[in-house]
């Protein structure tokens, strides 16, 4: 980097430290940011893999937190297709895109 499977309406510093202007994947918008962005450290959340216990043909449940991950807005909304409603809207479903985990190449 590609492929497969699963998940993406919960939760986590409105007040930690360093840092000093960007950030929310992409596009146009719309937002966040000197009352401090990214990044790093600390703290926290969750429980995919993992370990242990119970049960078991397999599936499962609980506990822990070793490997990841996450810590504004439902993947923040829209993007492609279908449907409902209609006033320039609004809503629903699916796909695509993206993110994370595990496995394979």
């Nucleotide at each position: 980097c590609u492929c497969u499977u699963a998940u993406c309406c919960c939760g986590a510093g409105a007040u930690g430290g360093u840092g000093g202007a960007g950030g929310g994947a992409c596009a146009g918008g719309c937002c966040c940011g000197a009352g401090g962005a990214a990044a790093c450290c600390c703290g926290g959340c969750a429980a995919c893999c993992u370990a242990c216990u119970u049960a078991u043909u397999g599936c499962a449940a609980g506990u822990a937190a070793g490997g990841u991950g996450c810590u504004a807005a439902c993947c923040g909304a829209u993007g492609c297709a279908a449907g409902g409603u209609g006033a320039u809207u609004c809503c629903u479903u699916g796909a695509a895109c993206g993110a994370u985990a595990a496995g394979a190449g």